[in-house]
RNA sequence: UUUGAAAAAGGCAAAAUCUGAGUAAUCAGAUGGCGCAAAGUCACGGGUCUAUUAUAUAUAGACCGCCGGACUGCCAAAG
Numbered sequence: 001u002u003u004g005a006a007a008a009a010g011g012c013a014a015a016a017u018c019u020g021a022g023u024a025a026u027c028a029g030a031u032g033g034c035g036c037a038a039a040g041u042c043a044c045g046g047g048u049c050u051a052u053u054a055u056a057u058a059u060a061g062a063c064c065g066c067c068g069g070a071c072u073g074c075c076a077a078a079g
Base pairs, nucleotide, nucleotide: 001078002077003076004075011036012035016031017030018029019028020027021026034065040071041070042069044068045067046066047063048062049061050060051059052058
């Protein structure tokens, strides 16, 4: 650097439920575990969702476990 998740040590935590915040999308904590080789981070480009509005446009927000991209990272093998 590339490939992989077979082994080993680990990691994260879907849906649902409870509590709290928020107009909402959603977020945080706890339980839980569907799954994940980046299911680590970043709203940068798409996309989806929410609010206001004339359900058009525009503006402000949300989602990284929707896709792409950027940065970083454990182990093993090969070079």
This is a predicted structure of a 79-nucleotide RNA (c-di-GMP-I-UAU riboswitch aptamer) from a candidate division WOR-3 bacterium. It matches the Rfam family "c-di-GMP-I-UAU riboswitch aptamer". The family is grouped with related families in Rfam's "c-di-GMP_I riboswitch clan". The family has 6 seed sequences and 17 matches in Rfam 15.1. On this family, see Weinberg et al., Proc Natl Acad Sci U S A 2017: "Bioinformatic analysis of riboswitch structures uncovers variant classes with altered ligand specificity". Its family is annotated with cyclic-di-GMP binding in the Gene Ontology. Its mean pLDDT, the model's own confidence on a scale to 100, is 82. The sequence was found by an Rfam model in a public genome assembly.